[in-house]
Context: one part of a larger RNA
Molecule: large-subunit ribosomal RNA, domain II
Organism: Candidatus Hodgkinia cicadicola
RNA sequence: GUCAACGAGUUAACGUUGCGAGCAGAGCUCAAGCUCCCAAGAGCGAAAGCGAAGCGAAAGCGAGUCCCAACUGGGCGUUAGCACAGUACAACGACGACGAAACAAGUUCCCAACGUUAAACCCGAAACCGAGUGAUCUAACCAUCGGCAGGCCGAAGGCCGUUUAACUUCGUCCGAAGGGCCGAACUCGUACCUGUUGCAAAAGGUUGAGAUGACCCGUGGUUAGAGGUGAAAUGCCAAUCAAACUCGGAGAUAGCUGGUUCUCUGCGAAACCUAUUUAAGUAGUCCGCCGCACCAAUUUCGUCCGUGGUAGAGCACUGGACGGCCGUUCGGGACUCUUCAACGUCCGCAAACCCCGACCAAACUCCGAAUACGGCCCCAAACAUGUGCGGCAGCCGCACUGCGAGCGCUAACGUCCGCAGUGGAGAGGGAAACAACCCAGAUUCCGUGCUAAGGUCCCCAAGUCUAAGCCAAACGCAAAAAAGGAAAAGUCCACCACUCAGACAAUCAGGAUGUAGGCUCAGAAGCGGCCAUCAUUCAAAGAAUGCGUAACAGCUCACUGAUCUAGCGGUUGGGCGCCGAAAAUGUACCGGGGCUAAGCUUAGCACCGACGCCGGAAGUGCGACCAACCGUGUCGCGCGGUAGCAGAGCGUCCCGCAACCGCAGAAGACGAAUUGCAAAAGCCGUUGGAGGUUGCGGGAGUGAGAAUGUUGAC
Numbered sequence: 001g002u003c004a005a006c007g008a009g010u011u012a013a014c015g016u017u018g019c020g021a022g023c024a025g026a027g028c029u030c031a032a033g034c035u036c037c038c039a040a041g042a043g044c045g046a047a048a049g050c051g052a053a054g055c056g057a058a059a060g061c062g063a064g065u066c067c068c069a070a071c072u073g074g075g076c077g078u079u080a081g082c083a084c085a086g087u088a089c090a091a092c093g094a095c096g097a098c099g100a101a102a103c104a105a106g107u108u109c110c111c112a113a114c115g116u117u118a119a120a121c122c123c124g125a126a127a128c129c130g131a132g133u134g135a136u137c138u139a140a141c142c143a144u145c146g147g148c149a150g151g152c153c154g155a156a157g158g159c160c161g162u163u164u165a166a167c168u169u170c171g172u173c174c175g176a177a178g179g180g181c182c183g184a185a186c187u188c189g190u191a192c193c194u195g196u197u198g199c200a201a202a203a204g205g206u207u208g209a210g211a212u213g214a215c216c217c218g219u220g221g222u223u224a225g226a227g228g229u230g231a232a233a234u235g236c237c238a239a240u241c242a243a244a245c246u247c248g249g250a251g252a253u254a255g256c257u258g259g260u261u262c263u264c265u266g267c268g269a270a271a272c273c274u275a276u277u278u279a280a281g282u283a284g285u286c287c288g289c290c291g292c293a294c295c296a297a298u299u300u301c302g303u304c305c306g307u308g309g310u311a312g313a314g315c316a317c318u319g320g321a322c323g324g325c326c327g328u329u330c331g332g333g334a335c336u337c338u339u340c341a342a343c344g345u346c347c348g349c350a351a352a353c354c355c356c357g358a359c360c361a362a363a364c365u366c367c368g369a370a371u372a373c374g375g376c377c378c379c380a381a382a383c384a385u386g387u388g389c390g391g392c393a394g395c396c397g398c399a400c401u402g403c404g405a406g407c408g409c410u411a412a413c414g415u416c417c418g419c420a421g422u423g424g425a426g427a428g429g430g431a432a433a434c435a436a437c438c439c440a441g442a443u444u445c446c447g448u449g450c451u452a453a454g455g456u457c458c459c460c461a462a463g464u465c466u467a468a469g470c471c472a473a474a475c476g477c478a479a480a481a482a483a484g485g486a487a488a489a490g491u492c493c494a495c496c497a498c499u500c501a502g503a504c505a506a507u508c509a510g511g512a513u514g515u516a517g518g519c520u521c522a523g524a525a526g527c528g529g530c531c532a533u534c535a536u537u538c539a540a541a542g543a544a545u546g547c548g549u550a551a552c553a554g555c556u557c558a559c560u561g562a563u564c565u566a567g568c569g570g571u572u573g574g575g576c577g578c579c580g581a582a583a584a585u586g587u588a589c590c591g592g593g594g595c596u597a598a599g600c601u602u603a604g605c606a607c608c609g610a611c612g613c614c615g616g617a618a619g620u621g622c623g624a625c626c627a628a629c630c631g632u633g634u635c636g637c638g639c640g641g642u643a644g645c646a647g648a649g650c651g652u653c654c655c656g657c658a659a660c661c662g663c664a665g666a667a668g669a670c671g672a673a674u675u676g677c678a679a680a681a682g683c684c685g686u687u688g689g690a691g692g693u694u695g696c697g698g699g700a701g702u703g704a705g706a707a708u709g710u711u712g713a714c
Stems, first nucleotide, its partner, number of pairs: 001714006011118008020109004027050003033044004054061002064076004086095002121259002124256001128249006139223006146216002148213001150182003153178001157174002160171002186210003191206004225241001227237003262649006273284004287394001288392007297385001298382003302378001304375004312367001313365002318361003322357003329352001331349001332347004398423007406415002428439003443618005449613002454608003457593003463605001465604006476595002484579002490576005495570002498567001506563005512536003517531004542557001546555002619639007626631001650703001652700010668687004674681002
């Protein structure tokens, strides 16, 4: 790992609700016990329980009672369907939509669901407590044994000699100390390697430390877990130590993780609010399911009437804030006068008000939408909601997208609210692939039927469709770029100016006069500078556009004519392009091939395209219809689904009643074709060799693929 077997909402008591049953119109029922007994039950048995009356703390009173001195008060009760609208009426009464035949209802039992208490769906702690067992490992200590090759150094002290007046000094020798030195046994374990399913649950190799000592070691003994021992490391106390091990309390507890076993059908959530030593839990709402009751009370569209202070806008308030005007007023300064002062005079330094122009605001508003929300009436649509009560839940970790805000960097697949959608719990088609985007909500099957989004050259279903224009780049063909740029200009359109009364370009010719304008200046003559910038003749010609001169001269331009001939020019606007444009395995986000359309813009017609719609057939839920024909009937509306609720079934084992099968072959095993939507069932054959089953009921140790599940096999 696989296979097989085992493996998880049980039982009891009490309670609540519901289905059913018994009795009951004030009742219902027994418990212990006794009798009978086929042992399953039956009969007897009012002690007691629930109900029939409440109120009060209680005494107590009682359809009332309590508060109170007392209520014309208040609380809790009694009054137990019979009209509260409307028509009509003087009034009683009557009619009166729906619905019903009620007129106090309970109690006991079976079953089901749920709750509480118990281990309470199953497995799972680390821990806590009690009683014991351990010092053959190891720590320390006690008693008593044993062990330490060889070599080296040579303390104290001393003999002799030497020296000294003496102490003393020096030399040879004797001597033998030492937690002394080197190094075996022995003890330890420094570094590295091997080993790592090992030789070994700590070893092996090389290397290393101590090796007469606080040394090593044998045997016997002592200390015990709220403890011991510890040259102290939280070390050691039998491969276990921040508190040993064994058994017990014990199925400790686990708001945490994992697991929880057959089928079909109907409906179908939430991830929010409030509270919480609460935030991964729980409780009560919201939202779901089931039952009962009410019976249109519901929702949507429209008209009408209202609510409001958002978007926007505005500056009338509150604040912010730019420029100007005014120079009144106020602040400040100066002066005169004066006891002091003053709106007496002057200055204009700064500020405020007024006025003019232009602004800003979530906590500004003279204003003010759209949506939204509320309401009356009416119409229309919807087989349909809505409300109340009761039972049972799940949920209280949400996610993304669009819109409106806050926080953040108008960062985040960020965070937090509001409105909506989708996912969650939703398949299908599109977006290459892609929960949350676009289209669209899958009962089952069939269809060369019709469409949505999206597409129609090939991959790949459908146009190499029609008409017109644009692009020349391949950063185009399904994400997306900026400031800036292009100069003999990327190109197209529009607009404006000029233009056959001849433009633009080119060539030829002219481009004058007063005048060298005035001033300035060494000079200034169109062209250093300043001022002015007139007039004349002309087809036209500036008191001059640029070179140039010391100043003139000279060249040139504006402007004019001629030749030539049809477009030409632009600080304009727009379309499509170009540059700006760099990332890490390999083209590398056109999905690819590839495309000059198969790209972009505009108009149009076809077609393809989904589990959508339509048609046909079938199943099923709910509702309706039929004088006769009530059926394999007809019609209508439905049938995605997690948590979850409700309903209907299949199968396993055992029991009761009734009935059967079986050596002419039971159960079990093996084998495909049949039946049922399914769980499953059945026939036949082979094997097997003795028990088994059906119908109707009853009862459960009743269904496995998962739990690092348990046991076994391989």